[in-house]
RNA sequence: UUAAUUGUUAAUUGAAAAUAUCCAACACUGUGUGUUGGAUAUUGUUUAGUGGCGGACGGGUGAGUAACGCGUGAGCAAUCUGCCUUCAAGAGGGGGAUAACACAUAGAAAUGUGUGCUAAUACCGCAUAACAUAUAUGGGAGACAUCUCCAAUAUAUCAAAGAUUAAUCGCUUGAAGAUGAGCUCGCGUCUGAUUAGCUAGUUGGAAGGGUAACGGCCUACCAAGGCGACGAUCAGUAGCCGGACUGAGAGGUUGAACGGCCACAUUGGGACUGAGACACGGCCCAGACUCCUACGGGAGGCAGCAGUGGGGAAUAUUGCGCAAUGGGGGAAACCCUGACGCAGCAACGCCGCGUGAAGGAAGAAGGCCUUCGGGUUGUAAACUUUUGUCUUUAGGGAAGAAAAAAAUGACGGUACCUAAGGAGGAAGCCACGGCUAACUACGUGCCAGCAGCCGCGGUAAUACGUAGGUGGCAAGCGUUAUCCGGAUUUACUGGGUGUAAAGGGAGCGUAGGCGGGACUUUAAGUCAGAUGUGAAAUGCUGGGGCUCAACCCCAGAGCUGCAUUUGAAACUGGAGUUCUUGAGUGUCGGAGAGGUAAGUGGAAUUCCUAGUGUAGCGGUGAAAUGCGUAGAUAUUAGGAGGAACACCAGUGGCGAAGGCGACUUACUGGACGAUAACUGACGCUGAGGCUCGAAAGUGUGGGGAGCAAACAGGAUUAGAUACCCUGGUAGUCCACACUGUAAACGAUGGAUACUAGGUGUAGGAGGUAUCGACCCCUUCUGUGCCGCAGUUAACACAAUAAGUAUCCCACCUGGGGAGUACGAACGCAAGUUUGAAACUCAAAGGAAUUGACGGGGGCCCGCACAAGCAGUGGAGUAUGUGGUUUAAUUCGAAGCAACGCGAAGAACCUUACCAGGUCUUGACAUCCUUGGAAUCCUUAAGAGAUUAGGGAGUGCCUUCGGGAGCCAAGAGACAGGUGGUGCAUGGUUGUCGUCAGCUCGUGUCGUGAGAUGUUGGGUUAAGUCCCGCAACGAGCGCAACCCCUAUUGUUAGUUGCCAUCAUUUAGUUGGGCACUCUAGCGAGACUGCCGUUGAUAAAACGGAGGAAGGUGGGGACGACGUCAAAUCAUCAUGCCCCUUAUGACCUGGGCUACACACGUACUACAAUGGCCGUUAACAAAGUGAAGCAAACCCGCGAGGAGGAGCAAAUCACAAAAAACGGUCUCAGUUCAGAUUGUAGGCUGAAACUCGCCUAUAUGAAGUUGGAAUUGCUAGUAAUCGCAGAUCAGCAUGCUGCGGUGAAUACGUUCCCGGGCCUUGUACACACCGCCCGUCACACCAUGAGAGCCGGGGGGACCCGAAGCCUGUAGUCUAACCGCAAGGAGGACGCAGUCGAAGGUAAAACUGGUGAUUAGGGUGAAGUCGUAACAAGGUAGCCGUAUCGGAAGGUGCGGCUG
Repeated sequence: UUAAUUGUUAAUUGAAAAUAUCCAACACUGUGUGUUGGAUAUUGUUUAGUGGCGGACGGGUGAGUAACGCGUGAGCAAUCUGCCUUCAAGAGGGGGAUAACACAUAGAAAUGUGUGCUAAUACCGCAUAACAUAUAUGGGAGACAUCUCCAAUAUAUCAAAGAUUAAUCGCUUGAAGAUGAGCUCGCGUCUGAUUAGCUAGUUGGAAGGGUAACGGCCUACCAAGGCGACGAUCAGUAGCCGGACUGAGAGGUUGAACGGCCACAUUGGGACUGAGACACGGCCCAGACUCCUACGGGAGGCAGCAGUGGGGAAUAUUGCGCAAUGGGGGAAACCCUGACGCAGCAACGCCGCGUGAAGGAAGAAGGCCUUCGGGUUGUAAACUUUUGUCUUUAGGGAAGAAAAAAAUGACGGUACCUAAGGAGGAAGCCACGGCUAACUACGUGCCAGCAGCCGCGGUAAUACGUAGGUGGCAAGCGUUAUCCGGAUUUACUGGGUGUAAAGGGAGCGUAGGCGGGACUUUAAGUCAGAUGUGAAAUGCUGGGGCUCAACCCCAGAGCUGCAUUUGAAACUGGAGUUCUUGAGUGUCGGAGAGGUAAGUGGAAUUCCUAGUGUAGCGGUGAAAUGCGUAGAUAUUAGGAGGAACACCAGUGGCGAAGGCGACUUACUGGACGAUAACUGACGCUGAGGCUCGAAAGUGUGGGGAGCAAACAGGAUUAGAUACCCUGGUAGUCCACACUGUAAACGAUGGAUACUAGGUGUAGGAGGUAUCGACCCCUUCUGUGCCGCAGUUAACACAAUAAGUAUCCCACCUGGGGAGUACGAACGCAAGUUUGAAACUCAAAGGAAUUGACGGGGGCCCGCACAAGCAGUGGAGUAUGUGGUUUAAUUCGAAGCAACGCGAAGAACCUUACCAGGUCUUGACAUCCUUGGAAUCCUUAAGAGAUUAGGGAGUGCCUUCGGGAGCCAAGAGACAGGUGGUGCAUGGUUGUCGUCAGCUCGUGUCGUGAGAUGUUGGGUUAAGUCCCGCAACGAGCGCAACCCCUAUUGUUAGUUGCCAUCAUUUAGUUGGGCACUCUAGCGAGACUGCCGUUGAUAAAACGGAGGAAGGUGGGGACGACGUCAAAUCAUCAUGCCCCUUAUGACCUGGGCUACACACGUACUACAAUGGCCGUUAACAAAGUGAAGCAAACCCGCGAGGAGGAGCAAAUCACAAAAAACGGUCUCAGUUCAGAUUGUAGGCUGAAACUCGCCUAUAUGAAGUUGGAAUUGCUAGUAAUCGCAGAUCAGCAUGCUGCGGUGAAUACGUUCCCGGGCCUUGUACACACCGCCCGUCACACCAUGAGAGCCGGGGGGACCCGAAGCCUGUAGUCUAACCGCAAGGAGGACGCAGUCGAAGGUAAAACUGGUGAUUAGGGUGAAGUCGUAACAAGGUAGCCGUAUCGGAAGGUGCGGCUG
């Protein structure tokens, strides 16, 4: 050392030497010396013990501590100080023990016990001694109150130690110094008042004890003090500082490392020793814990250095050395030192360096993107040349070491130097939407995910993930946490309070703060100088040393502070004197709903009595409940009772506010004016405190007419716990007492001074004028409006400030939670005052702006209403849509602004849908190869697509190679898609709306958004025009220009026309172009003229003339914009999707279905009609060659036959209603025509599903249409037919055309839509807005809660360890005294006071938890209502009371927000 053994080491043993002593032998010699041998001892080292010094330093930690603990500055005349330095003096002579050791003995051990021996610088007496200490005496000096110092005298007391190598080191006493320590004081030192009273040794005295020393530090006695709003006590938190971080500073935060101080050492207590401790590695006791044990008893304390375990997100080596620095011991050598010096680990921080440098374009390859051209990575790489820091190897090699020399280096063969070699070994992290430097692709598809804030993601994501690229930093980068900054966002520097958060409800007044003029003084504040201090380190400036830097060293300034001292005297403060202007008093005067009490009065409501009188009254939007024939209401007279005081009455008066209103009297407060007699700063504000304080409410007792919460009934309503009505109780009134709140508001605290004006009003005074009144002027006080400067975010305020200043008080610091909870105070209660937190959000809010909206206002317009006419809604049919059905019923359109719409025409085709059969470079396009002209005719199979054949045909250009077009086959690039997204788009369209608006430039105004222009007065169809105007102009719109139409001139005159002339059946022909007509060019209409009105305008009204009159009528034409309006199925197109199918072809079917619902039309219901007949009835606009088709013939008819004429002012299609005559005579009809049967016609390959028409027969509903609703203002409505597009055929639809042809409009109250101005707004997705509360569900935090479980602290009581102190003489006892006995002294023992831990009981404080319960917050698309925002549909809100599912309703008073 190890658990132990082995082992190893040390040691023991042993050897030698020197010295000393002794012995023996020998030699010389003869007291002796020398030699040899032996024995013993000593010297050395180690160890135990006695003794000395040090273990109170150094090292660690921050638990406690809010304190003289710390910081800073003073004080101790109230103190101590080992070692060190200086000075003075001394060290004489004795004594008794005891460890070690030996023997015996107890115990497992730790540890002892007994007997015996011994030493000292260990211990004890004696001597000597003062400049020591104590007492006493008188003297001198000093100071700061007690006092202190100096010298003197007397008495008493007390010292010592030796060692040694002879150099020295020690010992004792005293006086100084230095160092260190102790104590005291001024000032400073965190939070909470939801901690306001605390304190008995407490505060003080004098006495004693104790201490190094002062002191209630302790004890007994006496007194009753002491602290506290300038924050005591209590509770919470915390070591303090130099400094550190941050900040422009002032500040804020912090106290790791380094340095100073303090406290602690397992927890608590205690003393011993010592110069110093109540002692980290000392002792005793108690507690907890761990270990050993033979169960009797013992041992221990890493917050020393390493290290282990545990905990944790997390923090290192059981290293080397005393070489340096420092410390202890020693005379020294030297020893000890996990202090310290070094090394190891960790990018933890700071600093420095590298991972190469230069050249290098085919701008390589690869990657990524792409408009497919290219771009980018990118001079980057490769490649060429070159360098060598770090790294690697080898060689050399320190300083750190030090008084004259030697020796001595852990770091370390380290730093550093030299050489060699080779670009070789060395780059990551974060970000790229904005803030914030840096962008694309793909994937994903409100998923996955991101996120500091805003926010991103729902199929084109620069925001997620990946890649490429880019940006930033770099051996680091990013995140997280914390602190400061930005934050003037706690505002001292440096904020606010009318409306954003914020003025107390008001006054009186205490403490406090602040305070008029002059003079004198003082020197606290203030200012200046000097002195001391402000440790060092840090920081700053200037130097220096490591190659630089970090780092280290030196010097300087500074450390903004505190203290002392000397000055100054303006200001503030203190003291004194004085003044009158602030303030107050006096005298005179008038005003007033100022207050309190008593009394008086009339009008009105209600009630009672009586009379008259009769059927209603009352009430409402309309009603009903209610009252009334038992006589109401109405009316007359009389009476009772309570409450309130009409007119006057007024942004008038008074009061501090709340508030005060008939009259009289009494008492009483204040303000104002005049005067200038008195006091002489007596003032202002005012935390606490006190008083007053609307309404509601409370208590006791009265009173009670009206009104009226609650309540009851009636209405309204979906409901109506409301609004409205009928009743009605508390209450409202009085007295006394409480409550103490309001939108108690001017949302504006009080006081003083100053700063343009104008104009009202109330009270007073003065002046002028002629006595007076009025008027006018001046002035004071109050109360309003307007307004300049100034202020303000704006609105606004503006001498009654929200302006400029001063003083004092109160209050605010994002919204919600919440004026809530808990606690406390007050109250009879209701409740009031004070007043949080958890949690949650990124807003809440103010003022103003532009819009939009309003069951706001004003003006105006429109077939918007009204006045009319005709309809729709009822019937049948047609058509479209929804729904349903289906294999499919393809798709789209959806309030107006989808629904006879896309579709100007679904039997096939169309066709996009369905079933079946087929094709796969394809039905269609381009390119390539091969073959063939193309093309035409034809056969067979099949539903057809298609498949398999047959035949005819042999072209065009040519440089003779071939080419162009076409067909077939093949390969791949590709085609194709009516597939998706109209919310990715273009284009087109609808709508507001043919509404009169929408904007811009410059200027001006505003901080700005914005405004102005564009509003205003007129006028218009019009933002049309005129006038005015801080606007002046302009643009897009309006209007006009364009087309048709109405009149006319002119030109032209066929296919049109025909007056005159001829002719004819016929403008047929001749002739003509006058007329009609046609179609070119013109004219015409412009409020141009007249009158009136108007503003001498614009314009309006009337008139003339005119074909037409006030845009003549109609059309085209659609501003800025709105609706993510419609359309991907007209077309185009991004992206996505399909590719033997979501493409293509074919046949058949479907889009045409049918309990039903809706829209749009047609036809009717009939006599203004139906039917029949007659007459030359009479148009316009169109269309016609795959066409229109005449005459004529046939057919009842659809139609057929026919084919003149016409590519059209030439021919054809081609009229109806109307008019006239007859008949029907009010019926389901001679109305109406659906449906159906039969027979036909037409188109077309083909009319079954599924066309149109004709004839005949049949003859349904329907007799004018509920609620509701549409169109139309003149050639319009209504009615009648005609044509066209589409089209083989198929309109009741659509687009056009003409014929006949009305009624009505007083007017703008109302409905709808729109325009302008204005107002309110909590809306801005813009009222289809916003938004409140209950209830239900989920989650979260919190309060209460029978209780339960802890924690810390103080007080009371019990027990009482160790120990100090005190007492005691039971036991023992070396030194001294004594001859002895014994004594003195000591130890042990015992007792007592105090005393830690422990225990007991109660209360307070503070946590955790708790069945249940309460409200709050958050959440999703729940339920019920609709309270608020607009006049929010009952104006809202505040306080209070009461009621109700809920928002809320109602009463009373108040506010305007």
Predicted 3D model of a 1457-nucleotide RNA (small-subunit ribosomal RNA) from a lake water metagenome.
The coordinates come from a structure-prediction model, not an experiment, and the mean pLDDT is 81.
The sequence is in RNAcentral, with records from SILVA.